Context: one part of a larger RNA
RNA sequence: GCCGGGGAGUCCAUGGCUGUGGCGAGGGUAAGGGUUAAAAGCCCGCACCCGUAGGGAAACCGACUUGCCCGCAGCACCGUAAGGUGUGAGGGGCGGGGUCUUAAAAGGGCCUGGAGUCACAGUCAUGGGACCAGAAACCGGGCGAUCUAUGCCUGCGCAGGGUGAAGCCGGGCGAAAGCUCGGUGGAAGCCCGAAGGGGUGCUGACGUGCAAAUCGCUCCUCAGACGUGGGCAUAGGGGCAAAAGACCAAUCUAGCCCGGUGAUAGCUGGUUCCCCCCGAAGUGCGUCUUAGCGCAGCCCGGUCGGAGAUCGCCAACAGGGUAGAGAUACGGAUUAGAAAGUGAGAGCCGAAAGGCUCCGCUUUCUCGUCCAACUCCGAAUCUGUUGGCUUCGAAGAAGACCGGAGUGGGGUUCUACGGGAUAAGCUCGUAGGCCGAGAGGGGAACAACCCUCACUGGGGUUAAGGCCCCCAAGUGCCGGCUAAGUGUAUCGAAGAGCGUCCCGUGCCUAAGACAGCGAAAAGGUGGGCCCAGAAGUAGCCAUCCUCUAAGGAGUGUGUAACAACUCAUUCGCCGAGGCGCGGGGCCUCGAAGAUAGACGGGGCUCAAGCCGGCCGCCGAGACCCCAGCGCACCCUCCACUGGAGGGAUGCGGGUAGGGGGGCGUCCCAACUGGGCAGAAGCGGGGCCGUGAGGUCCCGUGGACCGGUUGGGAUUGCAGAUCCCGGU
Numbered sequence: 001g002c003c004g005g006g007g008a009g010u011c012c013a014u015g016g017c018u019g020u021g022g023c024g025a026g027g028g029u030a031a032g033g034g035u036u037a038a039a040a041g042c043c044c045g046c047a048c049c050c051g052u053a054g055g056g057a058a059a060c061c062g063a064c065u066u067g068c069c070c071g072c073a074g075c076a077c078c079g080u081a082a083g084g085u086g087u088g089a090g091g092g093g094c095g096g097g098g099u100c101u102u103a104a105a106a107g108g109g110c111c112u113g114g115a116g117u118c119a120c121a122g123u124c125a126u127g128g129g130a131c132c133a134g135a136a137a138c139c140g141g142g143c144g145a146u147c148u149a150u151g152c153c154u155g156c157g158c159a160g161g162g163u164g165a166a167g168c169c170g171g172g173c174g175a176a177a178g179c180u181c182g183g184u185g186g187a188a189g190c191c192c193g194a195a196g197g198g199g200u201g202c203u204g205a206c207g208u209g210c211a212a213a214u215c216g217c218u219c220c221u222c223a224g225a226c227g228u229g230g231g232c233a234u235a236g237g238g239g240c241a242a243a244a245g246a247c248c249a250a251u252c253u254a255g256c257c258c259g260g261u262g263a264u265a266g267c268u269g270g271u272u273c274c275c276c277c278c279g280a281a282g283u284g285c286g287u288c289u290u291a292g293c294g295c296a297g298c299c300c301g302g303u304c305g306g307a308g309a310u311c312g313c314c315a316a317c318a319g320g321g322u323a324g325a326g327a328u329a330c331g332g333a334u335u336a337g338a339a340a341g342u343g344a345g346a347g348c349c350g351a352a353a354g355g356c357u358c359c360g361c362u363u364u365c366u367c368g369u370c371c372a373a374c375u376c377c378g379a380a381u382c383u384g385u386u387g388g389c390u391u392c393g394a395a396g397a398a399g400a401c402c403g404g405a406g407u408g409g410g411g412u413u414c415u416a417c418g419g420g421a422u423a424a425g426c427u428c429g430u431a432g433g434c435c436g437a438g439a440g441g442g443g444a445a446c447a448a449c450c451c452u453c454a455c456u457g458g459g460g461u462u463a464a465g466g467c468c469c470c471c472a473a474g475u476g477c478c479g480g481c482u483a484a485g486u487g488u489a490u491c492g493a494a495g496a497g498c499g500u501c502c503c504g505u506g507c508c509u510a511a512g513a514c515a516g517c518g519a520a521a522a523g524g525u526g527g528g529c530c531c532a533g534a535a536g537u538a539g540c541c542a543u544c545c546u547c548u549a550a551g552g553a554g555u556g557u558g559u560a561a562c563a564a565c566u567c568a569u570u571c572g573c574c575g576a577g578g579c580g581c582g583g584g585g586c587c588u589c590g591a592a593g594a595u596a597g598a599c600g601g602g603g604c605u606c607a608a609g610c611c612g613g614c615c616g617c618c619g620a621g622a623c624c625c626c627a628g629c630g631c632a633c634c635c636u637c638c639a640c641u642g643g644a645g646g647g648a649u650g651c652g653g654g655u656a657g658g659g660g661g662g663c664g665u666c667c668c669a670a671c672u673g674g675g676c677a678g679a680a681g682c683g684g685g686g687c688c689g690u691g692a693g694g695u696c697c698c699g700u701g702g703a704c705c706g707g708u709u710g711g712g713a714u715u716g717c718a719g720a721u722c723c724c725g726g727u
Stems, first nucleotide, its partner, number of pairs: 001727006011128013026050003032044004054061002067094004074087005096112006131270004138260006149234009158224001160192003163188001167184007196221003201217002204215002236252001238248002273662006283296005297407002299404006308392002312389009324377001325375002331371004336366008345358005410435003414432007440451003455628007465618003468602003474615001476614006487604002495589003499586010516573005522546003527541003552567001556565002629652004633647006663716001665713010681700008
């Protein structure tokens, strides 16, 4: 991993709602008792509970109004019909009434025209272990020192070698004390080193090992604070510790076992049959709250309701002070200036009063500038109301109430707009779409891009996208472009290109253009100046005349300066277009990444590329047709929980989730069947059912097993590193 078996929303109490049933202004008994052999059942038990009246904190007070209007269904009548009229259970509104508030009233609050209660079932909530599994922990009582730590008692062990303390003996010296030399001696937590003990390095071997710590070499120690046998002692907030949080039985920053215990877990994983209908949310507010909850929002079911609702678009009206803009429209800040006031300020003049100048402060004004906390202004836009369009709605909208949820981590390479950022498959937002929860076709592949939305089977036609082969359909037609394999998916910039095609425009041109070839390119003159020199050609100034078909006081190369070459300019040869400017199409460069190697591939060049036009075809679960199924609703009939038939009605993607109906397993009761002429189980096959499943046949097996109705459940497995067993 696989197979078999086990494996998770239960039960009790209380309460809400719904359904069914009993009784009904009432309803019910509880504990307990009686009957009985015991139970079931029946009877008693009426305490007590709910209801029958409410209001008020309380004192206390206390309604029996069907009075009016609207109107759904139904019914009746009229009408051919559409429809109308009447009535109108239930329903809605108004009025009336009770009580509280008040001195009283008004106004307001609560209540009011009789339905409850009990049982059972379903569902949800609360409290309980409360769907199942899972801690790290906490507490109690015990068990452990055969491992290990330390201590005590009692034993045992330590080859060999080296060094050579004290003491002693002898010699020498000395007055002596003593010193010194030699010998002897054999001390030491001394040295080397075997056994023993240890465990340093190779970060060696091994690393599903020989081994839950071993092996090899190396290394430390080896007469001691040494090693070791046996016995004994210390126990869990305790021991023991030359102290490392080390060790206390492979477990230690608090052992192990059992118990409290199903601790708790807002976390993680798992949660078992089928079909049918509907179908979300990832938002707002609050929260010791942001991994969770509560309320609202959005979904489902039911009841009431009875005709409107409506995202969006258009128009009208009302509201707003943002973006922008800003002037004697205000305010604030500020530069410069002026005036007035003021100061125990400074200086000067004056005998003084006082005056003048400067400085500071305050106020006002003028000219400018700036401002989110300025506004005389002021959009786009937004909000609301009304009307229209659209869409939905009597097959029941809006709305209200009751019950049940889930969601409250959203995503987006899409579209539009915006804030941040150099940018991003970046980040934050608003509106919409889509994914989420959406299959199918296309896009090479590819949640959210394009087409399109899937009840089942069959047939047809199209969409997006395609039609050389892979690969269904054109090697289709007409015209042009590209030579770069550009391109054939998408996205590439500024700039550049005698690449090539097209258009426009200016000029030259058979009075001969443009290019090429041949010839000329002269004289005054070496212009003047400057300069060593300056002669067309370093530099400065001027830039004329002559001869001419034409030839500059010179376009460039060159020389020291000349020379020489060349150009402008002219003629001849030749004989048809040429030279510019502007615009456009395709193409090229610009153009940088890791093997070939980013067209899906093969491959493709008057295309199988690009542009324009045209025809045909392919292509989906879309659309259409046929047949069938289901749901809702309507009609008819039978019937009265329901069933059958019909319908020219509408609908049937779906996660969380809500609702409805079923299948199967085990047990019980009643009824009814099968079985040794072969039950269950198991293996194989046929048939039926949308499905869970059912049924029949054959084989095996060898003794039990079904059906119907009702009731009750330890009732359905692929998952949980699930549990047990097998393999």

This is a predicted structure of a 727-nucleotide part of an RNA (large-subunit ribosomal RNA, domain II) from a Thermoprotei archaeon. The prediction has a mean pLDDT of 81. The RNAcentral record of the full RNA draws on ENA.